[in-house]
């Protein structure tokens, strides 16, 4: 000097997941601080729930047609859906795409680059939906200023 790993602090990122006040607990070692838990309020997010409106399924087969036969529960949070191929032959796993989503430190446009494309819940039930009712405020990070143009804002100097 470089690379890797771990810890801490600051800034930042995904996400609704933040803030105020009060109380309790232990810690620090000084009457306050941060942390944990609980309560109140605000804010943000989600679900249920009239009228009106909407809906009366979908797939396969038979039939000129009316129709008949067989199969198939439905819904919510979330960007996270839908295909093809391979293995297994059963749960599932892998590969390669994809609807869609995020980041590159204010916004927009264009170009470029890097990623995600999961998981969980309800329990036979819920379209929309005013009033009204109910619920959540977690968890995680692999980031530490790509380029050009237009604009906004802030700071510093005079």
């Nucleotide at each position: 000097a470089u690379a890797c790993u771990g810890c801490g602090c600051g800034c930042g990122c995904c996400g609704a997941a933040u803030c105020u006040c009060c109380g309790c607990g232990g810690g620090c070692c000084u009457c306050g601080c941060a942390c944990g838990c609980g309560g109140u309020g605000a804010a943000c997010g989600g679900g249920g729930g009239a009228a009106c409106c909407a809906c009366u399924g979908c797939c396969g087969g038979a039939g000129c047609g009316a129709u008949c036969c067989g199969g198939u529960g439905g819904g919510g949070c979330g960007a996270a859906u839908c295909a093809g191929c391979u293995c297994a032959c059963u749960c599932g796993a892998g590969c390669c795409g994809u609807a869609g989503g995020g980041c590159c430190g204010c916004u927009c446009g264009u170009c470029g680059g890097c990623c995600c494309g999961a998981g969980c819940c309800c329990g036979u039930c819920a379209g929309c939906u005013a009033a009204c009712c109910c619920c959540g405020u977690a968890g995680g990070c692999c980031g530490c200023u790509g380029a050009c143009g237009a604009g906004a804002c802030a700071u510093g100097a005079c």
Molecule: c-di-AMP riboswitch aptamer (ydaO/yuaA leader)
Organism: Actinomycetota bacterium